[in-house]
Context: one part of a larger RNA
RNA sequence: UGACGGGGGCCCGCACAAGCGGUGGAGCAUGUGGUUCAAUUCGACGCAACGCGCAGAACCUUACCCGGGCUUGACAUCCUGGGAAUCUCCGAGGAAACUGGAGAGUGCCCCUUUUUGGGGAGCCCAGUGACAGGUGCUGCAUGGCUGUCGUCAGCUCGUGUCGUGAGAUGUUGGGUUAAGUCCCGCAACGAGCGCAACCCUCGUCCUUAGUUGCCAUCAUUAAGUUGGGAACUCUAAGGAGACUGCCGGUGUUAAACCGGAGGAAGGCGGGGAUGACGUCAAGUCCUCAUGGCCCUUAUGUCCGGGGCUACACACGUGCUACAAUGGGCGGUACAAUGGGCUGCAAACCCGCGAGGGGGAGCUAAUCCCAAAAAGCCGCUCUCAGUUCGGAUUGGAGUCUGCAACUCGACUCCAUGAAGGAGGAAUCGCUAGUAAUCGCGCAUCAGCAUGGCGCGGUGAAUACGUUCCCGGGCCUUGUACA
Repeated sequence: UGACGGGGGCCCGCACAAGCGGUGGAGCAUGUGGUUCAAUUCGACGCAACGCGCAGAACCUUACCCGGGCUUGACAUCCUGGGAAUCUCCGAGGAAACUGGAGAGUGCCCCUUUUUGGGGAGCCCAGUGACAGGUGCUGCAUGGCUGUCGUCAGCUCGUGUCGUGAGAUGUUGGGUUAAGUCCCGCAACGAGCGCAACCCUCGUCCUUAGUUGCCAUCAUUAAGUUGGGAACUCUAAGGAGACUGCCGGUGUUAAACCGGAGGAAGGCGGGGAUGACGUCAAGUCCUCAUGGCCCUUAUGUCCGGGGCUACACACGUGCUACAAUGGGCGGUACAAUGGGCUGCAAACCCGCGAGGGGGAGCUAAUCCCAAAAAGCCGCUCUCAGUUCGGAUUGGAGUCUGCAACUCGACUCCAUGAAGGAGGAAUCGCUAGUAAUCGCGCAUCAGCAUGGCGCGGUGAAUACGUUCCCGGGCCUUGUACA
């Protein structure tokens, strides 16, 4: 100087408390451990691994296993020889990869030439060796990227001063703040990286603009449908607006805090992006790059099939429930974000349905996906393992795809399991939040209870900081560094 303390003081954070909803029990989904297996590829392991890399494992992916092939190689550059692009046809073996034959057929550039001929670039085949190739090892050799403490308020420097020195001071102190934020004081005076602001978005208003969007007034219609209108909504570009600016009080006349006015918004208005010096030899050599080491008829490469989907168990994360604030049936409203061309697909017809036929319209504020659902209005069920719950299984189908046996999703009929609110323990959340309801998108041929977004309905509680956890500042002890 740090680190640590079941030392002290001060102060924060859904840290506790106060509340609301969960997990832990059940069934299933998914990841992991374990076990099994020819293989169940690899990585990730307290927080910060475990719906994680995987924003899509039937083949492919694929890195694993078995088997069948290739050896200048699936891919790059160079050299030699030949043909040259390319297309068509045929045969056999084979699961495919792979292994043969025949025919058609020459173009482009340059030199030269009557023609012929010569050379060259792209492309193909053969050969030779240089080389290729490796998701092989080392993240404890590395770059880059990332997680975490932590959006925490800290981390430092120059000069000066103090100290033999390590170092201290500044950065401590008194107030204050979300903040090393600001004020005051002070052997310090300044400065940098952080904080804040500048950026995006939501909330109010104005201006500009008025189609594909809008409809107050006029006419018209089944319908903003059409004429018309430019007000309103909206769209999207520019501006205004909030600054403790104003008033009162407290305070040290300060910084600031409390209350008030006005205002769409008030003291950081809500949300996002933004992550200091560093820590964990944290994670990643399987994104990529890269040192070293290793393989080279194989640890490379192609193909068929299998596996990553196994299952006595154990754990994490979720979904659906256990019902009446509910289930079923009928009727009836109100969104937003988005996506759409070998795509989204309407009307209409067929089918109980998944879906099929059909193809209008739309390169989309125009058309389509599209129905929002919870809600509301009725009817029914009456507390029961039930008209709750839907696992499991049998049967019949639909769709995608070369192909759904291993191993897809969905539909219909039948079947109807566990489950009666979950022990110890444990998680999230402070407001348009939790809870609850549906919708969209990425990946994607197909496949979502996961992920990322969107809107609808919309709470309860916070006395307080003693205690648990994490953190900041000062101080104290130390046999630790």